[in-house]
This record gives sequence, C1' cells and structure tokens, in this order.
RNA sequence: UGCACGAACGGGCAAACCAACUGAAAAGUUGGGGCGCAAAGCUAAAGGGCCUUCACCGCUGUAAAAGCGGAAAGGCAGCCAGUUACCGAA
Repeated sequence: UGCACGAACGGGCAAACCAACUGAAAAGUUGGGGCGCAAAGCUAAAGGGCCUUCACCGCUGUAAAAGCGGAAAGGCAGCCAGUUACCGAA
C1' cells in the first nucleotide's frame, strides 16, 4: 500500500409516525422524529425483484358505475445486485 475484517476515534445517515407541499397513485421534497444501518453513499433498460394506474386498448357489466386483463408510463436503492469510499485495533 492492497484485499479481507469491523474494536476504537472522529463522525455520518435517518425507519415508523406527525405537519406542509408536489403527484391520479405508488411515492418524493422540506421540517420535526429516531427504528435501525460499516456503505441505510451512488446507480432504476444499461442485472434481478417489488409497487402504482390518471389517461390508452380489450373483455364483462350498468341508468351511471364497478371489476378483470394488456400495453405503456411512473416509482422503490432501508430487497438482492453493481460500483465508489472515511478510519485502522485484533
């Protein structure tokens, strides 16, 4: 120095929930909050997986609706995964 690993030091992030805003929704942003996390940093066709359905197409059906499927679009990185990285005991 590198890989692996994860004691300590210095720190970092921030679940649920609440408020406001955006969105049809999933969800996101900000503030509070702290469940936890050694990558809970980044990456969304550049691998997998999961979630949503305003509009579109089709089927059923109705006074109107509702429901199911498809395509398409959108979202989740704190589900795996890829990738980068602080510190330095055993």